A computed fold for a 107-nucleotide RNA from a soil metagenome, annotated as SAM riboswitch aptamer (S box leader). The model forms 86% of the base pairs in the Rfam consensus. Model confidence (mean pLDDT): 82 of 100.
[in-house]
RNA sequence: CAUCAAGAGAGGCGGAGGGAACGGCCCUGUGAAGCCUCGGCAACCAUCUCGUCUGCAAGGACGGGAGAGGUGCCAAAUCCGGCGGUGUCUUCGGGCUCCGAACGAUG
Numbered sequence: 001c002a003u004c005a006a007g008a009g010a011g012g013c014g015g016a017g018g019g020a021a022c023g024g025c026c027c028u029g030u031g032a033a034g035c036c037u038c039g040g041c042a043a044c045c046a047u048c049u050c051g052u053c054u055g056c057a058a059g060g061a062c063g064g065g066a067g068a069g070g071u072g073c074c075a076a077a078u079c080c081g082g083c084g085g086u087g088u089c090u091u092c093g094g095g096c097u098c099c100g101a102a103c104g105a106u107g
Base pairs, nucleotide, nucleotide: 001107002106003105004104009038010037011036012035013034017027018026019025022081023080024079039074040073041072044070045069047066048065049064050063051062052061053060054059083100084099085098087096088095089094
């Protein structure tokens, strides 16, 4: 800096945790985390390819496509919330809607 409401799981080992933290709310002995095998998703990087623009050229920029390499990912929107704003309802405690930020994740 970009993206984060889409998408994609089986088997073996293992044996109680997991969803970052906190608060919720969930998942989990009908087997958590972790490790291994195989499979899949996606398209960030690389590669190939098409178009447009640019360049004397080599090449570059933007957009589209492919998917065998490097990552990543495969419960729930980043699971939801907190902070700020917005509209609305209110028993005035707060509830809800939408937008943005922060945190976090991946590249």